[in-house]
RNA sequence: CACGAUAAUGGCAAAGCUGUCGAAAGGCAGUGACGCAAAGCUAAAGGGCCUUCUGAAAGAUGGCAGCCAGCUACCGAAU
Numbered sequence: 001c002a003c004g005a006u007a008a009u010g011g012c013a014a015a016g017c018u019g020u021c022g023a024a025a026g027g028c029a030g031u032g033a034c035g036c037a038a039a040g041c042u043a044a045a046g047g048g049c050c051u052u053c054u055g056a057a058a059g060a061u062g063g064c065a066g067c068c069a070g071c072u073a074c075c076g077a078a079u
Stems, first nucleotide, its partner, number of pairs: 002079001003076002011036002016031006034066001040071003046068002048064003052060002
């Protein structure tokens, strides 16, 4: 460095429900744990998906990092 254990120390929190913001996608807070070794950060200058405008396409709008990706990082069994 790769890698990722029935290890240790910690961490995050899907769906649902409640409140709230938003036209929507979706966000935030609480509750709750399906899961996660980057489920930490990045929506821009990469791909993808969703929303709204549009007859459609193109384009634009806003969003998703728990889809891929990029960047950074704790621990150390085996290899």
The RNA shown here (c-di-GMP-I-GGC riboswitch aptamer) has 79 nucleotides and comes from Paenibacillus sp. FSL H8-0548. The model forms 95% of the base pairs in the Rfam consensus. RNAcentral holds the sequence, with entries from Rfam and Ribocentre. The organism belongs to Paenibacillus, within Bacteria. Rfam family: c-di-GMP-I-GGC riboswitch aptamer. Gene Ontology term of the family: cyclic-di-GMP binding.